[in-house]
RNA sequence: AUCCGCGCGAGGGAGACGCUGCCCCCCAGAUCAUCGGGGUCAGGGCCGAAGGAGCAACCGCCCCGGUAAACUCUCAGGCAAAGGGACCUUGGCGGACCA
Numbered sequence: 001a002u003c004c005g006c007g008c009g010a011g012g013g014a015g016a017c018g019c020u021g022c023c024c025c026c027c028a029g030a031u032c033a034u035c036g037g038g039g040u041c042a043g044g045g046c047c048g049a050a051g052g053a054g055c056a057a058c059c060g061c062c063c064c065g066g067u068a069a070a071c072u073c074u075c076a077g078g079c080a081a082a083g084g085g086a087c088c089u090u091g092g093c094g095g096a097c098c099a
Stems, first nucleotide, its partner, number of pairs: 002096005008091005017044001019043003022039004045079003051075001052073003058066003
C1' cells in the first nucleotide's frame, strides 16, 4: 500500500400533515375560556435511509430449501427546528496479507 472490523473523533447526509379530536399546563380564591406550550391518548393522510420482513439470477437433481440491495412491504420508526438517520469522505485504533 490493499482488504476487513469498530458502542471512537471530524465533516456531509433525503423523504413525508408544524393535520383533526381529546386530555394536561398556563389556571387562580367558585365556574369557564382565547392565545401559547405539551401528551406515553384516539383518528385520518403521508414518508423510507435505524431495526425488521419479502425475492430474481444462482446453488443443492425435482418437491422443497438456501439466497442481495438504496428494490418491494411499512410491523417498527418517522412527517417545522433540534434530535435521530442508512450511507459517504477523512482521521484514529485493531486485525488479515506481505516482508

The RNA shown here (Glycine riboswitch aptamer) has 99 nucleotides and comes from Roseicyclus elongatus DSM 19469. RNAcentral records the identical sequence in 2 taxa. It matches the Rfam family "Glycine riboswitch aptamer". About the family: This family represents the bacterial glycine riboswitch. Rfam links the family to the GO term glycine biosynthetic process. Of the family's consensus pairs, 90% are formed in the model. The coordinates come from a structure-prediction model, not an experiment, and the mean pLDDT is 78. The source organism's lineage runs through Bacteria, Pseudomonadati, Pseudomonadota, Alphaproteobacteria and Roseicyclus elongatus.